Description: This is a predicted structure of a 75-nucleotide RNA (transfer RNA) from a Candidatus Pacearchaeota archaeon. Taxonomically the source falls in Candidatus Pacearchaeota (Archaea, Nanobdellati). Model confidence (mean pLDDT): 83 of 100. Its Rfam family is "tRNA". By type it is a transfer RNA. The same sequence occurs in records of 5 taxa. The sequence is in RNAcentral, with records from ENA.
[in-house]
RNA sequence: GCUCCUGUAGCUCAGCCUGGAUAGAGCACUAGCCUUCUAAGCUAGGGGUCGCAGGUUCAAAUCCUGUCGGGAGCG
Numbered sequence: 001g002c003u004c005c006u007g008u009a010g011c012u013c014a015g016c017c018u019g020g021a022u023a024g025a026g027c028a029c030u031a032g033c034c035u036u037c038u039a040a041g042c043u044a045g046g047g048g049u050c051g052c053a054g055g056u057u058c059a060a061a062u063c064c065u066g067u068c069g070g071g072a073g074c075g
Stems, first nucleotide, its partner, number of pairs: 001074007010027004020058001029045005051067005
């Protein structure tokens, strides 16, 4: 230098191919219940402008372009 994979909640990930309902799950966190207390269990809740910028579209996490970080391969 070229090619491919990857970036979504504090963490691990799904959703992207085939655009459309309020962006989800587990763990973690907070509160309550339970318990003598803690843990476990049960219930409820908070937390995201989907790496960044631009474009297409009535509508973008999803399509297109550029760019940044991480990983792999080739030279």